[in-house]
Context: one part of a larger RNA
Order: sequence, then structure tokens, then C1' cells
RNA sequence: GAGUAACGAUAAUGCGGGUGAAAGACCCGCACGCCGAAAGUCUAAGGUUUCCUGCGCGAUGUUAAUCAGAGCAGGGUGAGUCGGCACCUAAGGCGAGGCCGAGAGGCGUAGUCGAUGGAUAACAGGUUAAUAUUCCUGUACUGGUGCGAGUUGCGAUGGAGUGACGGAGAAAGCUAAGCGUGCAGCCUGUGUGGAAUAGGCUGUCCAAGCAAGUAGGCAGUUUUCGUAGGCAAAUCCGCGGAAACAAUGCCGAGAUGUGACGGGGAGUGUCUCGAGAGAGACACGAAGGCGUUGAUGCUCUGCUUCCAAGAAAAGCUUCUAAGCAUAAACUCGUAUUAGCCGUACCGCAAACCGACACAGGUAGACAGGUAGAGAAUACUAAGGCGCUU
Repeated sequence: GAGUAACGAUAAUGCGGGUGAAAGACCCGCACGCCGAAAGUCUAAGGUUUCCUGCGCGAUGUUAAUCAGAGCAGGGUGAGUCGGCACCUAAGGCGAGGCCGAGAGGCGUAGUCGAUGGAUAACAGGUUAAUAUUCCUGUACUGGUGCGAGUUGCGAUGGAGUGACGGAGAAAGCUAAGCGUGCAGCCUGUGUGGAAUAGGCUGUCCAAGCAAGUAGGCAGUUUUCGUAGGCAAAUCCGCGGAAACAAUGCCGAGAUGUGACGGGGAGUGUCUCGAGAGAGACACGAAGGCGUUGAUGCUCUGCUUCCAAGAAAAGCUUCUAAGCAUAAACUCGUAUUAGCCGUACCGCAAACCGACACAGGUAGACAGGUAGAGAAUACUAAGGCGCUU
């Protein structure tokens, strides 16, 4: 220079009350404004206590601060079923023997690791200041083990099938969700009471199990004979032949009944605290029908079509080998059991990546209403904010 520029999106504040030494910024209330395919909700990565409560304001906060993601103290993350491991494999890594190299070491078989994929059993309601598919209530399911009963050729690290997959397009059947109407309860207004009318709020519900396997899709099915293939074997698969039957089997949304004499539900009543506004606890608790629109969700890993021809292994089913048949396997019932780690909070952001409480960047899920072709745009619900001078 200079007490000058600036104080980080022009979404916006105003009033009343409280606390306090002090209030434009904190708390409560009433208005107003902003977002609403987000500036809302859930969640992955990453962060690592920032979460909740009390105390308190030196520093941090671009101002003040009684406030705080700041300080101090205490509290908080509960799982057979969610995610990971105790399962599987991909790219890729490591790699017994082995090959190569003067060596260090390089490559690589059998193997062994490695999710961003496969496999895999739980939902609804309630509850805390802070956790909940984890706690509680109710109703389920899965695996192991023991016992009992019944049945049977059982048995793998081997064989076979399945798992098992691309792009685009089209149609149908549904559901989620919405809207309208009816009905039920409560509230408000028309001088009062009644009636009638108008307006506002709410309107339901899970998995699993059972019945039926529906719309729809796929494959002919069953029996039998032979068999040089599937590194051995096979009753399995493959290949070939014969006979019978038009049906049979598999996949499969949704709906219906049950679950549910339960839960939730607008509201009502009682009690407690409070000056009041209000807060909390307990109890009771109506209606819940029809019509319509209708998904980018489900059936659908389907169907049609195209060429560039679109993982693997475990698992599951089945077949036998060694062996066993004093075993082993399966079904039903019953009893019992189920390990370790994660779980708070932020998560388009003041908590992550950007030196900052930085107008930048950050994968996925949900997707209300009116107008609209629409996830555009405008206004708005739930919800969240008014961007720390």
C1' cells in the first nucleotide's frame, strides 16, 4: 500500500419467545423463499469415531457464537439366514518335480491362490439418545449331529448331463405404483340447535409352507435290444435298431386360500411431566369395496432375428471303480446344535479425491402428483434446506 480488496455461487429472509455477560447467525414457534431423476432416501469405494449425550469457548469456523464435523468426558456398532471367510473358478500371480541360465534368476506341469462372476437358508411389526433382515414379538427356512421308524446296491478326487451365458427387435400376460369413486372415523364453516351440503386427513400387510401348477415357453415320451466311443468300469451319456403311447415331463410370472382370533391403522380416552406450547407412557381402535391408467420391473437366462458366434469351475442330478454290504445311502418324525470378521456415522459430500468447512470430480439402487412423448421443462408431495459475515 491499507483498515483498502476480499469474507467462496444473487435459494431470502421477517417477526415473536427461550437461553445467555452478550443473539442477524444457537434453540422453539409462526410466516416467507429454494431443491424435489434432488440440494430427498438407501448403498459400494474411500474416510476411521466424524455417531449420541453432558460440560464448556483459549485455539479451529474467512465475522460473532450461548453453536459445531472444534476441545474435554462418558456412552454407542449384538446375525445359522445380510456381506466376507470356513465353497468354486476368470484374467493374472505363485509354483513341488522339470527345462533354461556362469550366477542372480527366467519359464512352466501337477497344484495353489485370486471376484469385479457362479453357488448359498428370513420375513413383517415393534423398540434405543445413539444398532437392528442382528435385539424383542409373531410366523418361517437351511446345514450338521444324536435317537426312532421305514426303504434300498451303497459308494469318487473318475465318466456323463446340467450349471452355461452375445447384439438387436417385437408382442402378450401380469405386478409395483398412481388416479377416480364408494364407504368409515374425526375436524372446519354457513347467528344458535337440527338437517343438508362443501372442504381437509386416512384407508392396509411379509416371507416361508399348502392347494392348484394358471398366462406363457421348451423337449416327443416310455420300454427294450445291440454297442469298436466317453484313457478303467458303467445299468449313465453317445451311436444304431425295435415296440407302445399322444400324451408325458421340465421351466414358469401372477392370481386365489392360508399365514392372520395376528400386526398396522386415522383417531379417541386416561395418567405423568411442563407456566404454557407441548412431550411421554398406557389402553381402546372404524373403514379397508369397485373401476380405471399402467411400467424402463417380473414372466424373459423366454421368443424372433443377425453375424463378428458371444467364461470357467464348484454346486446339483446320474453312472459305475476300489471297497463295503456288521457298512453305506435315502425318506419321515423328534431332539439338539450352528464358528470367525464387518455392522456406529458421512457417502454428489463441510466427513471421499482435489494443500482449505474449495462453485471441480466420484460406481450402483429407489423414481410420487399436475401439464408433457419424456428420467426434458415448469410448479409441487414426502423429505431436506435458506448455501458461516
Molecule: large-subunit ribosomal RNA, domain III
Organism: soil metagenome